[in-house]
RNA sequence: AGAGUCGGCUGGACAGUCGCUGCAUUCGCUGCGCGAAUGUGGAGGAAAGUCCGGGCUCCGGCGGACGAGGUGCCAGGUAAUACCUGGGGGGCGUGAGCCCACGGAAAGUGCAACAGAGAGCAGACCGCCUAAGCGCCCGGAAACGGGCGCCGGCAAGGGUGAAAGGGUGCGGUAAGAGCGCACCGCGUCGGUGGUAACACUCGACGGCACGGCAAACCCCACCUGGAGCAAGGCCAAAUAGGGAAGCAGCGGCCUUCGGGCCGCAGCGUCGUCCGCACGCGCUUCCGGGUAGGCCGCUAGAGGUCCGUGGUGACACGGAUCCCAGAGGAAUGACUGUCCUCGACAGAACCCGGCUUACAGGCCGACUCUCGCC
Numbered sequence: 001a002g003a004g005u006c007g008g009c010u011g012g013a014c015a016g017u018c019g020c021u022g023c024a025u026u027c028g029c030u031g032c033g034c035g036a037a038u039g040u041g042g043a044g045g046a047a048a049g050u051c052c053g054g055g056c057u058c059c060g061g062c063g064g065a066c067g068a069g070g071u072g073c074c075a076g077g078u079a080a081u082a083c084c085u086g087g088g089g090g091g092c093g094u095g096a097g098c099c100c101a102c103g104g105a106a107a108g109u110g111c112a113a114c115a116g117a118g119a120g121c122a123g124a125c126c127g128c129c130u131a132a133g134c135g136c137c138c139g140g141a142a143a144c145g146g147g148c149g150c151c152g153g154c155a156a157g158g159g160u161g162a163a164a165g166g167g168u169g170c171g172g173u174a175a176g177a178g179c180g181c182a183c184c185g186c187g188u189c190g191g192u193g194g195u196a197a198c199a200c201u202c203g204a205c206g207g208c209a210c211g212g213c214a215a216a217c218c219c220c221a222c223c224u225g226g227a228g229c230a231a232g233g234c235c236a237a238a239u240a241g242g243g244a245a246g247c248a249g250c251g252g253c254c255u256u257c258g259g260g261c262c263g264c265a266g267c268g269u270c271g272u273c274c275g276c277a278c279g280c281g282c283u284u285c286c287g288g289g290u291a292g293g294c295c296g297c298u299a300g301a302g303g304u305c306c307g308u309g310g311u312g313a314c315a316c317g318g319a320u321c322c323c324a325g326a327g328g329a330a331u332g333a334c335u336g337u338c339c340u341c342g343a344c345a346g347a348a349c350c351c352g353g354c355u356u357a358c359a360g361g362c363c364g365a366c367u368c369u370c371g372c373c
Base pairs, nucleotide, nucleotide: 001369002368003367004366005365006364007363008362009361010360012338013337014336015335016334017333018332020042021041022040023039024038025037026036027035028034029033044344048355049354051353052352053351054350055349056228057227058226059225062275063274064273065272066271068224069223070222071221072220073087074086075085076084077083088102089100090099091098092097103219104218108217109216110213111212125158126157127154128153129152133150134149135148136147137146138145139144166184167183168182169181170180171179185208186206187205188204189203190202191200192199193198232295233294234293235292242286243285244284245283246282247281250263251262252261253260254259266278268276302321303320304319305318306317307316308315309314339342
């Protein structure tokens, strides 16, 4: 000097005029509403996606099993999570770093084009052998030697393929093959270290269960009531206290004749079953009224700073602050100046995450390359 990786901050500014909205105070009025004045506050790092986890509200007196759904290395953090932190293993990168849908293929089922002999318990296209057995031919006096064929042996060499039943070497064999051996690899057991996942230039035994895919069905472990602020509550007002259908006030027992008990349709906010509790009020359809006002609605698993502990996520303690609550939806319009010339983009009950989008500017740490001293 260049190229990169990770983290943090910001997200146009200033002035003037008019306008919008929450709260507080004061004043006025046709009085709990409206208007005016003053003061003070007023969109995000993602407010987006609606993908997760919760708070909160209601159903609801419930329990169990199965189904269904979710998660998937280990240990921590958290209210909780599929999130975060740290570690292990795997992959990518020279590296700083980044990514992982990371339990099980020896329970079973299934899938894999083409090529190839053969792609899950396989296989002979090119090949190697012909010892032993059978037949023929040649040489030879014979012993025997050579050749061809059949029957047979092999998967070591070559080929096909993304992938071919461990690898290298030595021995052995007719030729070969873990057939045997050495080393490596693999499996099991033990030892050492670690909370653990796992690791080990450790030891012993074993010729050796030997491919891929579970983001295929499945198996295993753990977890799970449901619905949702259009939740839910209060006030006022209006209409038709409307119409129709189905089931079951039926059966049994007791009775002091008042009634009681049991069974029964149905119901208990995913489905099925069982138990329990309730039980002439349940189910379904048609039609009508209302859609007004108030609450929920913003002080929180809250923010900031400091200290202590921890590798860290974070925890504990102290101090300090209040930082939007609209309601068809509030911050807009105009003018002037500056400049880094302005990206993605607007809360609707709230919080913690993840994912996606993002112009420009600033800061810090680290990695690699080149050059100079």
Molecule: Bacterial RNase P class A
Organism: Pseudomonadota bacterium